Background
The RNA shown here (transfer RNA) has 72 nucleotides and comes from a Bdellovibrionales bacterium.
């Protein structure tokens, strides 16, 4: 320069048009003399960024930034 891949809670990933989720972490209560374990519950997300199609978009199109890979 060209092509592809990834981008979602802190961290690790799911989710192929209509409920944004799991697990671990943090925090609260239950339990304990207390701690761990367990058991319930809860915060926590402008789904990379901008625009487009659509009644509706994390999903489909376009650009565009980060990051990795490929060619040249």
């Nucleotide at each position: 320069u060209g092509g592809g891949g990834u981008g979602u809670a802190g961290c690790u990933c799911a989710g192929u048009g209509g409920g944004a989720g799991a697990g671990c972490g943090u925090c609260c209560g239950c339990u304990u003399c207390a701690c761990a374990c367990g058991c319930g519950g809860a915060a926590g997300g402008u789904c990379g960024u901008a625009g487009g199609u659509u009644c509706a978009a994390c999903c489909c199109c376009u650009a565009u930034c980060a990051c990795c890979c490929c060619a040249a």
It matches the Rfam family "tRNA". By type it is a transfer RNA.